A computed fold for a 136-nucleotide RNA from Actinoallomurus purpureus, annotated as c-di-AMP riboswitch aptamer (ydaO/yuaA leader). It matches the Rfam family "c-di-AMP riboswitch aptamer (ydaO/yuaA leader)". Gene Ontology terms of the family: cyclic-di-AMP binding and regulation of gene expression. The coordinates come from a structure-prediction model, not an experiment, and the mean pLDDT is 76.
RNA sequence: CACGGCCGACCGCCGAAUCCCUCAGGGGAACCGGGGACCCGACUCCCGGGGCGAAUCCGGAGCGCACGAGCACCCGGUAGGGCUACUCCGGCCCGAGCCCGACAGCUGACCCGGUAGGCGGCCAAGGAGAGGAGUU
Numbered sequence: 001c002a003c004g005g006c007c008g009a010c011c012g013c014c015g016a017a018u019c020c021c022u023c024a025g026g027g028g029a030a031c032c033g034g035g036g037a038c039c040c041g042a043c044u045c046c047c048g049g050g051g052c053g054a055a056u057c058c059g060g061a062g063c064g065c066a067c068g069a070g071c072a073c074c075c076g077g078u079a080g081g082g083c084u085a086c087u088c089c090g091g092c093c094c095g096a097g098c099c100c101g102a103c104a105g106c107u108g109a110c111c112c113g114g115u116a117g118g119c120g121g122c123c124a125a126g127g128a129g130a131g132g133a134g135u136u
Base pairs, nucleotide, nucleotide: 010121011120012119013118014117018029019028020027021026030115031114032113033112034111035110040105048103049100050099051098052097057077058076059075060074062071063070080094081093082092083091084090086129087128088127089126
């Protein structure tokens, strides 16, 4: 000097998941989710139904003596979603998982819950526009 690792601070990203008070337990604000009438609407009674979330749906190869159904993994696409420290163009990604337990449409009053977890940072795929902080 370069590279790699660990810790802390600060900044940023997905997400509702932040802030304040208390010795603690816990409480509050804010944000978020669910249940719950009339009216309206609709489904189930087994191939059950439903919720959170962007995360739905389609095709292909393969499996089996053959056909059909079904299907973990794999491949391709897709409704939809995120990043590129504002927007657009372009570019880069995700398109999972979990929960309730026979039961829930909408829904005023009302009722019940959550506030986790995971990542990145001077490098990079940039270009245009907007904006106007700081310094002189």